[in-house]
RNA sequence: GGAGCCGGCCAGGCAAUCGCUCCGGGGGGGAUUUUCCUCUCGGGGAGGAAAGUCCGGGCUCCGCAGGGCAGGGUGCCAGGUAACACCUGGGGGGCGUGAGCCUACGGAAAGUGCAACAGAAAACAUACCGCCCGCCAAGGCCUCGGCCGCGGCAGGGUAAGGGUGAAAUGGUGCGGUAAGAGCGCACCGCACAGGUGGUAACACUCUGUGGCUAGGUAAACCCCACCCGGAGCAAGACCAAAUAGGGAAGCAAUGCCGUGGCCCGCGGCGCUUCCGGGUAGGUCGCACGAGGCCGCCGGUGACGGUGGUCCCAGAUGAAUGAUUGUCCACGACAGAACCCGGCUUAUCGGCCGGCUCCUUUU
Numbered sequence: 001g002g003a004g005c006c007g008g009c010c011a012g013g014c015a016a017u018c019g020c021u022c023c024g025g026g027g028g029g030g031a032u033u034u035u036c037c038u039c040u041c042g043g044g045g046a047g048g049a050a051a052g053u054c055c056g057g058g059c060u061c062c063g064c065a066g067g068g069c070a071g072g073g074u075g076c077c078a079g080g081u082a083a084c085a086c087c088u089g090g091g092g093g094g095c096g097u098g099a100g101c102c103u104a105c106g107g108a109a110a111g112u113g114c115a116a117c118a119g120a121a122a123a124c125a126u127a128c129c130g131c132c133c134g135c136c137a138a139g140g141c142c143u144c145g146g147c148c149g150c151g152g153c154a155g156g157g158u159a160a161g162g163g164u165g166a167a168a169u170g171g172u173g174c175g176g177u178a179a180g181a182g183c184g185c186a187c188c189g190c191a192c193a194g195g196u197g198g199u200a201a202c203a204c205u206c207u208g209u210g211g212c213u214a215g216g217u218a219a220a221c222c223c224c225a226c227c228c229g230g231a232g233c234a235a236g237a238c239c240a241a242a243u244a245g246g247g248a249a250g251c252a253a254u255g256c257c258g259u260g261g262c263c264c265g266c267g268g269c270g271c272u273u274c275c276g277g278g279u280a281g282g283u284c285g286c287a288c289g290a291g292g293c294c295g296c297c298g299g300u301g302a303c304g305g306u307g308g309u310c311c312c313a314g315a316u317g318a319a320u321g322a323u324u325g326u327c328c329a330c331g332a333c334a335g336a337a338c339c340c341g342g343c344u345u346a347u348c349g350g351c352c353g354g355c356u357c358c359u360u361u362u
Base pairs, nucleotide, nucleotide: 001358002357003356004355005354006353007352008351009350010349012327013326014325015324016323017322018321020045021044022043023042024041025040026039027038028037029036030035047333051344052343054342055341056340057339058338059232060231061230062229066264067263068262069261071228072227073226074225075224076090077089078088079087080086091105092103093102094101095100106223107222111221112220113217114216128162129161130158131157132156133155134153135152136151139148140147141146170188171187172186173185174184175183189212190210191209192208193207194206195204196203197202236284237283238282239281246275247274248273249272250271251270255269256268257267258266291310292309293308294307295306296305297304298303
């Protein structure tokens, strides 16, 4: 100097004028449960993803949420957390020179299924070309004893060599054999047992035994282990007002209803469907939280403990906008609607820190 990897922060700033909305204090005027209008003072007002609605919960309701089946979720180990499919640390595997990144990572000897084409054969699988033995045998050589064997026949042996394929029943070497084969041996691999380290997953230049091995695929069905009530702020509670405590059909205790389905249990006594009518207004829920920030202690870390400090949106046809000036990094993706912890997706530009590799110079 260049190229990378990982983590963190910001999200236009400042000033002026006018405007919107919420909370608190004070004054005034209506109304007289609630509350409405106006003046004034003070304070607050969209995000890192507010998006997706993919997970987990808090909270609210359902007198069973109790048991089971079906169904669903997760899937290496150990921790964190309110909990999780999240996060942290470790292990195995893969990618990268590396810093690092990815991982749907239990089981194929319980069963079923699948693997096009090629290939002899794709799993209780297997002989196409080959190699060896036997018979006939063109021809040749010869020391007349014999030797070699183009080609063919049929039988037996074989899976080392070749071919096909993504993948073909351990690998290399030596011996052995008619030719071969763990057939035997050495080393490696694998399986089992033991030992050492580790909480564990697992690891080992560890020891011994064994010629040993029925492949792949479960993000196919399945098996195994663990976990799971349901519905949802349009939940739900209260107040006020209005109407038609209307009509019809069906079931009815051996029945029906009870917050996903089925069964058992438990509880209730009516239930289901259709037509028609009224209201759809207000208040609460609604922001003090598994809350934010800072320090210290413990921990590799996620995080936990403890002390201090702060209150940082609550709209409801939907609030934060407009204008001017200036600075600059010239602003992308984009707007809360009960709340929180995550994951995923979109994204302009800037700043900070750590680490890796290459080149050059000293």
RNAcentral holds the sequence, with entries from ENA.
The RNA shown here (Bacterial RNase P class A) has 362 nucleotides and comes from a Lysobacterales bacterium.
The coordinates come from a structure-prediction model, not an experiment, and the mean pLDDT is 77.
A source record names the gene rnpB.
It matches the Rfam family "Bacterial RNase P class A". Rfam classes the family as a ribozyme.